This is a predicted structure of a 474-nucleotide part of an RNA (small-subunit ribosomal RNA, 3' major domain) from Micromonospora sp. The full RNA is in RNAcentral, with records from ENA and SILVA. Its mean pLDDT, the model's own confidence on a scale to 100, is 81.
[in-house]
Context: one part of a larger RNA
RNA sequence: UGACGGGGGCCCGCACAAGCGGCGGAGCAUGCGGAUUAAUUCGAUGCAACGCGAAGAACCUUACCUGGGUUUGACAUGGCCGCAAAACUCACAGAGAUGUGAGGUCCUUCGGGGGCGGUCACAGGUGGUGCAUGGCUGUCGUCAGCUCGUGUCGUGAGAUGUUGGGUUAAGUCCCGCAACGAGCGCAACCCUCGUUCGAUGUUGCCAGCGCGUUAUGGCGGGGACUCAUCGAAGACUGCCGGGGUCAACUCGGAGGAAGGUGGGGAUGACGUCAAGUCAUCAUGCCCCUUAUGUCCAGGGCUUCACGCAUGCUACAAUGGCCGGUACAAUGGGCUGCGAUACCGUGAGGUGGAGCGAAUCCCAAAAAGCCGGUCUCAGUUCGGAUCGGGGUCUGCAACUCGACCCCGUGAAGUCGGAUCUUUUAGUAAUCGCAGAUCCUCUAUGGUGCGGCAAAGACUUUCUAUAUCGUUUCCA
Numbered sequence: 001u002g003a004c005g006g007g008g009g010c011c012c013g014c015a016c017a018a019g020c021g022g023c024g025g026a027g028c029a030u031g032c033g034g035a036u037u038a039a040u041u042c043g044a045u046g047c048a049a050c051g052c053g054a055a056g057a058a059c060c061u062u063a064c065c066u067g068g069g070u071u072u073g074a075c076a077u078g079g080c081c082g083c084a085a086a087a088c089u090c091a092c093a094g095a096g097a098u099g100u101g102a103g104g105u106c107c108u109u110c111g112g113g114g115g116c117g118g119u120c121a122c123a124g125g126u127g128g129u130g131c132a133u134g135g136c137u138g139u140c141g142u143c144a145g146c147u148c149g150u151g152u153c154g155u156g157a158g159a160u161g162u163u164g165g166g167u168u169a170a171g172u173c174c175c176g177c178a179a180c181g182a183g184c185g186c187a188a189c190c191c192u193c194g195u196u197c198g199a200u201g202u203u204g205c206c207a208g209c210g211c212g213u214u215a216u217g218g219c220g221g222g223g224a225c226u227c228a229u230c231g232a233a234g235a236c237u238g239c240c241g242g243g244g245u246c247a248a249c250u251c252g253g254a255g256g257a258a259g260g261u262g263g264g265g266a267u268g269a270c271g272u273c274a275a276g277u278c279a280u281c282a283u284g285c286c287c288c289u290u291a292u293g294u295c296c297a298g299g300g301c302u303u304c305a306c307g308c309a310u311g312c313u314a315c316a317a318u319g320g321c322c323g324g325u326a327c328a329a330u331g332g333g334c335u336g337c338g339a340u341a342c343c344g345u346g347a348g349g350u351g352g353a354g355c356g357a358a359u360c361c362c363a364a365a366a367a368g369c370c371g372g373u374c375u376c377a378g379u380u381c382g383g384a385u386c387g388g389g390g391u392c393u394g395c396a397a398c399u400c401g402a403c404c405c406c407g408u409g410a411a412g413u414c415g416g417a418u419c420u421u422u423u424a425g426u427a428a429u430c431g432c433a434g435a436u437c438c439u440c441u442a443u444g445g446u447g448c449g450g451c452a453a454a455g456a457c458u459u460u461c462u463a464u465a466u467c468g469u470u471u472c473c474a
Base pairs, nucleotide, nucleotide: 001474002473005470007469009467015459019422021420022419026313027312028311029310030309031308032307033306034304035303042053043052064299065298066297067296068295069294070293073122077121078120079119080118081117082116083115088103089102090101091100092099093098106113107112124288125287127286128285129284133282134281135277136276137275138273140271145184146183147182148181149180150179151160152159153158164175165174166173190265191264192263193262195233196232197231198230199229200228201227205222206221209220210219211218236259239253240252241251242250243249315415319374320373321372322371323370324369325368331362332361333360336355337354341350342349343348381412386407387406388405389404390403391402392401429450430449431448432447433446
C1' cells in the first nucleotide's frame, strides 16, 4: 500500500423485514447434463451457462454421419499456351451431383475485351490455439469512485490533496485543514411521456350553418375542439415559514399540469475475472492440400431408464360453458394486406372491391357488462395421450410441420425442505401487434395498450457496497 476478520463506526440498495404473486408436486413446451447413436455438428458451465449464440434445423440452413462424385477447384487475382465456343434449349443414363448426344450462337475503334480449356503461382478450411491477439460483449455497477501537476512531509515504499464536521442519489455541495489546482467519472446538455401557447390543416377532426341517408363527417363548408407535424414557454429550492455555523442543506406550505433528480430511456470512470467469443468479422503461429477443400442424395441436429433449469396450462364457482353487447394502443402490408358476397360444422375455399396506405386491409381486442345454465363431483373442472377424417404451406410434411372436426379423455383437489419476482399506473391479471419467416415446434423474445392492488415497524439478523481504525498475512 492492499486484502482479509465469526473487530468497530456510519450508511446504501427489494439486502433483510412487511406485503402481493410464484417456483419446488402434475401434464406439456423449450434449453442443458447424462445415456444412446453411423451422426445425434459446435460453442456457452456459480452469481455473470442452461426459451443462451438460434429474430424461426422437413430440403436449404448445416458446420455432423453414410454413400456417390471432383482436384487450379464452389470463389479471387496474375503469368504462359491453346480453343471457338460458353450460357441456354431438348433427349438419354443416374438418387442427384454429373456424364453423353443434338441444336444453338458474342462485342469490337480490329489493338483487343468478354468466355472456355490446359498449366503454374495459388485458392479454400465453421481445422487448432480466446492462455499469442484486435474488435465486440458480460460482470462488479449507474456502485461513487479512480487519478494527475506543482508544493509539502517521509531515507524509502509512499503519504497529503481524496482525511475531519455537516449534507447529498452522488468525491453532490458547504465549512475547516499543507495544501493549491486539474482530469476521467456524478449531474446537466440528448430522446420520450405529462401542461399550456403559436403556426399549419389532409387522408385527420365536426362546435356552429346547410344538404342527404333506415344509418354513417357521407357531402357543401369550417379551424373552434380532438389529433398530427414543427416551434416556443414551463420547475430554478424561484417564493413564504421552521430548523441549521444563518453555510451547504433539510422539513412544512403556497401557487402550479408537474416540486425538489417530475416518470422512463440512452449514457457504464480507472480497473477486476489470463471472464466470453479464432463459429459474426479481422488476425499471428501451427496443421490439411486427390483433402481437415468442394459438389450432391439420404440421414442426423427432433433419440430417451433418468437428473436439472426456464416457461406454459391447470387443479376450478372471484369459476366453466352458451347467447347478447361495449371500449384500446403499438405496429405491418405489392412475390404484399386482402374487404362486401357465396360455399364449408371448422381449419379453409371461390372470388376479387380497395390500398405502396392518418384514406384501404390485417382487425374479432380480451378480461368487462347483461341474461341463462352447471352446484362441489376427478365434475359441463382439467386437457395430456391415442384412434379416425380433413385443411393449408411447400419440389417434398415417413423419419420431422402447423391448424380444424368427431371420438378418447391421463396426471392433477394448490404442492416438503427451500428458493424467487416485485415499491405505483408497479405487481397481479387480460388480450393485441411486429421481427425472424414458404409454412412453423412462439407457451420464446421485443413492443403496445385494458383493468388495477397490498405493504415498508425497522437495521437485530443474512449477503453486498462504502469509510476510517485495529490485527493477522503478502